Molecule: c-di-AMP riboswitch aptamer (ydaO/yuaA leader)
Organism: Methylomusa anaerophila
RNA sequence: GUAAGGUACAUGCCUAAUUUCCGGCCAUACUUCGGAAAACGGAGGAACCAACAGUGGGGUGAAUCCGCAUUGCGGUAGGGGCGUCCCUUUGCUCCGAACCCGUCAGCUAACUUCGUAGGCAUUUAGAAAGGGGAAAU
Numbered sequence: 001g002u003a004a005g006g007u008a009c010a011u012g013c014c015u016a017a018u019u020u021c022c023g024g025c026c027a028u029a030c031u032u033c034g035g036a037a038a039a040c041g042g043a044g045g046a047a048c049c050a051a052c053a054g055u056g057g058g059g060u061g062a063a064u065c066c067g068c069a070u071u072g073c074g075g076u077a078g079g080g081g082c083g084u085c086c087c088u089u090u091g092c093u094c095c096g097a098a099c100c101c102g103u104c105a106g107c108u109a110a111c112u113u114c115g116u117a118g119g120c121a122u123u124u125a126g127a128a129a130g131g132g133g134a135a136a137u
Base pairs, nucleotide, nucleotide: 001009010122011121012120013119014118018038019037020036021035022034023033039116040115041114042113043112044111049106056104057101058100059099060098065075066074067073068072078095079094080093081092082091084133085132086131087130088129089128090127
């Protein structure tokens, strides 16, 4: 996108969180359940190097830190969006959380192991400039 709601589908966004195959359920498809593979992402884990304690420490993540008239405001390291993709610049705008491990983990080859949730927006129109691609004619 439609009066609203539900389901399904299409296009796009945050994120690692996508695709394919086999089997079960099912009228069929999707979803869901079980398994496998690819892809993407995380953790543990030598030597060398580094570090040594405490008031514990650590991990995922952009989400850290500061101030104030303090339980909410203001800013901020950092991160996202502006619609074919990438880079640079300008402008506008938004986020700047939450959760987990449990006394334990630096880096780390081989190796071991885990995740692929969730949440949003929308009818030919997306704020621009430059450069390089892709695609189409």